This is a predicted structure of a 103-nucleotide RNA (TPP riboswitch aptamer (THI element)) from Maricaulis maris.
Lineage of the source: Bacteria > Alphaproteobacteria > Maricaulales > Maricaulaceae > Maricaulis.
Rfam family: TPP riboswitch aptamer (THI element). From the family's description: Vitamin B(1) in its active form thiamin pyrophosphate (TPP) is an essential coenzyme that is synthesised by coupling of pyrimidine and thiazole moieties in bacteria.
It was read from a public genome assembly, where an Rfam model found it.
The prediction has a mean pLDDT of 76.
[in-house]
């Protein structure tokens, strides 16, 4: 400055991409990632984690979509006031939660 969240418990929902090297298989593109390195992200076998739960942009569909950018990608933006999508309890909070900025 802004102005409604936030913590805990229980329950539920959700994601597994891309590039280089290596190895294996193979008619050439797949597989391995409990092989090494790199990119984005909260999370890319992290899983006793992370995010989200209707005030729902977690996540899925449209989508083999459109624009920009990248070595490359579901990287960024659009689409999007679209169509779907998983909740109850307790405490604290306009006598100021949470977030951001300056010093």
């Nucleotide at each position: 400055a802004u102005g409604a969240g936030u913590u805990c418990c229980a329950a539920g929902g959700g994601g597994u991409g891309c590039c280089c090297g290596c190895g294996c298989a193979u008619g050439u593109u797949g597989c391995g990632u409990c092989c090494g390195g790199g990119c984005u992200g909260a999370g890319a076998c992290u899983u006793c984690a992370c995010c989200c739960u209707u005030a729902g942009g977690a996540c899925c569909g449209g989508a083999u979509c459109c624009g920009g950018g990248u070595c490359a990608u579901g990287c960024c933006g659009g689409c999007g006031u679209c169509g779907g999508g998983a909740u109850g309890g307790a405490g604290c909070g306009g006598g100021g939660a949470a977030u951001g900025g300056a010093c």